[in-house]
Context: one part of a larger RNA
RNA sequence: GGAUGAACGUUGGCGGUGUGCCUAAUACAUGCAAGUCGAACGGAGACUGUAGCAAUACUGUCUUAGUGGCGAACGGGUGAGUAACGCGUUGGUGAUCUGCCUCGAAGUGUGGAAUAACCUCCCGAAAGGGAAGCUAAUACCGCAUAGUCUCUCAAGGCUUAGAAAAUUGAGAGUAAAGGAUUUAUUCGCUUCGAGAGGAGCCUGCGUCCCAUCAGCUAGUUGGUAGGGUAACGGCCUACCAAGGCAAUGACGGGUAGGGGACCUGAGAGGGUGGCCCCCCACAAUGGAACUGAAACACGGUCCAUACACCUACGGGUGGCAGCAGUAGGGAAUAUUAGAAAUGGGCGGAAGCCUGAUCUAGCAACACCGCGUGUGCGAUGAAGGCCUUCGGGUCGUAAAGCACUUUUUGGAGGGAGUAGGAAGGAAGGUACCUCCAGAAUAAGUCUCGGCUAACUACGUGCCAGCAGCCGCGGUAACACGUAGGAGGCAAACGUUAUCC
Numbered sequence: 001g002g003a004u005g006a007a008c009g010u011u012g013g014c015g016g017u018g019u020g021c022c023u024a025a026u027a028c029a030u031g032c033a034a035g036u037c038g039a040a041c042g043g044a045g046a047c048u049g050u051a052g053c054a055a056u057a058c059u060g061u062c063u064u065a066g067u068g069g070c071g072a073a074c075g076g077g078u079g080a081g082u083a084a085c086g087c088g089u090u091g092g093u094g095a096u097c098u099g100c101c102u103c104g105a106a107g108u109g110u111g112g113a114a115u116a117a118c119c120u121c122c123c124g125a126a127a128g129g130g131a132a133g134c135u136a137a138u139a140c141c142g143c144a145u146a147g148u149c150u151c152u153c154a155a156g157g158c159u160u161a162g163a164a165a166a167u168u169g170a171g172a173g174u175a176a177a178g179g180a181u182u183u184a185u186u187c188g189c190u191u192c193g194a195g196a197g198g199a200g201c202c203u204g205c206g207u208c209c210c211a212u213c214a215g216c217u218a219g220u221u222g223g224u225a226g227g228g229u230a231a232c233g234g235c236c237u238a239c240c241a242a243g244g245c246a247a248u249g250a251c252g253g254g255u256a257g258g259g260g261a262c263c264u265g266a267g268a269g270g271g272u273g274g275c276c277c278c279c280c281a282c283a284a285u286g287g288a289a290c291u292g293a294a295a296c297a298c299g300g301u302c303c304a305u306a307c308a309c310c311u312a313c314g315g316g317u318g319g320c321a322g323c324a325g326u327a328g329g330g331a332a333u334a335u336u337a338g339a340a341a342u343g344g345g346c347g348g349a350a351g352c353c354u355g356a357u358c359u360a361g362c363a364a365c366a367c368c369g370c371g372u373g374u375g376c377g378a379u380g381a382a383g384g385c386c387u388u389c390g391g392g393u394c395g396u397a398a399a400g401c402a403c404u405u406u407u408u409g410g411a412g413g414g415a416g417u418a419g420g421a422a423g424g425a426a427g428g429u430a431c432c433u434c435c436a437g438a439a440u441a442a443g444u445c446u447c448g449g450c451u452a453a454c455u456a457c458g459u460g461c462c463a464g465c466a467g468c469c470g471c472g473g474u475a476a477c478a479c480g481u482a483g484g485a486g487g488c489a490a491a492c493g494u495u496a497u498c499c
Base pairs, nucleotide, nucleotide: 001499002498003497004496006495007494008493009492010491013370014369015368016367017366018365019363020362021329026327027326028325030324031323032322035070036069037068040067041066043064044063045062046061047060049058050057051056077282078281079280086207087206088205089204091202092201093200096199097198098197101195102194103193104192105191106190107189108188109143110142111141112140118133120131121130122129123128149173150172151171152170153169154168155167178187179186180185208254209253210252215245216244217243220242221241222240223239224238225237226236227235257279258278259277260276261272262271263270264269284305285304286303287302288301307318308317309316310315335360337359338358339357342356343354344353345352346351373403374402375401376400383394384393385392386391408436409435410434411433412432413431417426443488444487445486446485447484448469449468450467454483455482456481457480458479464471465470
């Protein structure tokens, strides 16, 4: 000198764009953050219509607790753990999976038994649970049919490091669901093949400090067989062998999420990993599996632990490292705001949901921009300060005269975003026009040298200053005050940290 997610002191006019718990991965009151589909299904309630004296039957519209489907594995948060194939980069998968989406081929036949809701009881303070009866489906279960699918056997065999691939034959096995309708179709369902996007696994290289850590290792290293997985593999098990790693740093300890990037520097390098993007890990702590295409699942389940809450003392309930917000900690970090668009989920659609997102609020926290007036104006006014008492200086500075209106205030008009009718948060905002009036707007640090800027008074090694050198003990340009001056400026200075 540059930089910062900064803090502190003094001061503070406006706008734009960003940023804002770095500490306690501490504990959390309250509200919201994941729903949706009645065009899968049977009911229930409300309303309407038709027939009927009525009971009732049928039709239609709306609402919906439940069964069922899809979603809830995305999006959002945090960085505790992790020195690791975690990340980055290069390859491999001849060892793999893939819901929704796209393309292609074929099919969608025929039956059955239940169950929630509902109704009737019972237990419980509650959370909730039990029994009997009834009912539907795109829920569940059979049978049929099916091959380019799967399995077994046989043949075959290019390539490759390596065949289990392609191809051929025989045998065996496995599917399905309907809804809407203007009867044209359309949305689905089943099987197979291909694609796109996504994911798993393996791998060469790179990836902090300590040797005052020198030896480490029994599933350890390898083999055979089996189990398990979508898949290779000591991943797991049995048996066999005795291996494997290490001064090119094993093992141990400490620290730490990694990268794109960011800061600095001429570069080489050094430092950092906040915002944004990619990857990873975690969801009170520890463990486990279930469902599913995908989780070992932040707002799912079960168990244990700690903590907190409710209780009729028998027993239950909870998890903000989502958005706001509260307490606590701290030098320190914001609103319990709004919902139009974009994206996402569901739906045939209308649409519903969405603290993602877009906006607004708070904060000079940062960067950028603008303003606090412009021109003229000497008796060099008054006043302050200094003085050799002549004067010098603040100083064209002020006053005064003329002008302007960025900004500010008031009034009127008024968007784009949101592309064809309406609606639409921000918002009567930005912006435009008119009016008023210099009006509403300057501080802070320094002045011995480094280092731009000096005098007076006070103090008297005191009070104090200080980044280094050093000032202060009676004439202090170094302390304090005043005048003056210098620097930067809506900021200035200090502290902390990095280059």
RNAcentral holds the full RNA, with entries from SILVA. The part of an RNA shown here (small-subunit ribosomal RNA, 5' domain) has 499 nucleotides and comes from an uncultured bacterium. Model confidence (mean pLDDT): 86 of 100. Its Rfam family is "Bacterial small subunit ribosomal RNA". Rfam 15.1 lists 42,628 matches to the family in 10,626 species.